[in-house]
RNA sequence: UCGGAAGUUCCCUAGGGUUCCGCGGCAAGUCGCCAAGCAGGCGGCGGGCCGGGCCGGUCCGAGAGGGAACGCGCGGUCUCAUAAGGGACGCGUACACGGAGGGAUAGAAGCCCGGGAGUA
Numbered sequence: 001u002c003g004g005a006a007g008u009u010c011c012c013u014a015g016g017g018u019u020c021c022g023c024g025g026c027a028a029g030u031c032g033c034c035a036a037g038c039a040g041g042c043g044g045c046g047g048g049c050c051g052g053g054c055c056g057g058u059c060c061g062a063g064a065g066g067g068a069a070c071g072c073g074c075g076g077u078c079u080c081a082u083a084a085g086g087g088a089c090g091c092g093u094a095c096a097c098g099g100a101g102g103g104a105u106a107g108a109a110g111c112c113c114g115g116g117a118g119u120a
Base pairs, nucleotide, nucleotide: 007070008069009068010067011066012065015060016059020057021056022054023051024050025049026048029045030044031043032042033041034040071093072092073091074090075089077088078087079086080085095115097118101113102112103111
């Protein structure tokens, strides 16, 4: 300097926020009960507003976390067999400190920018 697949997908987790559900709070409406001199109190119902410093469900979710399948590489083994090759089987698929800032989504994050900038 060039090439290459340090591969792809799925499931889960660390973690994450708040669109929906749930949970909590609030005001009004309405119905019921209590009281009944007045004021009012309690509960239910259908919507509304607020809350993620609300345990949660849905959801997002790791290059450097876990698992699986496929793929890929090698094979002196077996098999189809003329054999290139196919199938089976076996082994391998290593290593890995890392900001700030920005981006998407409803919104955030170990997601994406990013095995980046840097570091030893």
Molecule: Guanidine-I riboswitch aptamer
Organism: Cohnella thailandensis